[in-house]
Formats: sequence, C1' cells, structure tokens
RNA sequence: GCGGGUAUCGUAUAACGGUUAUUAUGUCACCUUGCCAAGGUGGAGAUGACGGUUCGAUUCCGUUUACCCGCU
Repeated sequence: GCGGGUAUCGUAUAACGGUUAUUAUGUCACCUUGCCAAGGUGGAGAUGACGGUUCGAUUCCGUUUACCCGCU
C1' cells in the first nucleotide's frame, strides 16, 4: 500500500428499515436480617464519528477513526 471483518449502557450480549433498543452482570435507592452475605422491588445508564438514501436507519450506502485477520 491492497483486501476482508468487528464497533450498542461500566462489562458481556440481543435486535426483520417501524411500539419506550433486549437480557445478564455491575451500580444506586428501598424492603428483608440483630449485623454481613444471600434474596426481593424499583431507578439511572448505550448504537465509534461525519454525511447520504428513506416518511422512518443500530440495521442500507459512502468517507473516516480504533482494533483484529490475510496479502504484498
């Protein structure tokens, strides 16, 4: 330099172009307990960036960033 792949709450994950973006874990508050642990209820928290297509984009297209694989 060329080609391919991946990017979603702190972490790990799901999502056919269309309802409030899913679940687990973590975190916070409360309940339970004499205390801790375990358990229960509830809350907050995410689509790498920019642009395009579309009535509507996490999803399709382009560029770009980071990482991984291969070729030279």
Molecule: transfer RNA
Organism: Parcubacteria group bacterium GW2011_GWA2_38_13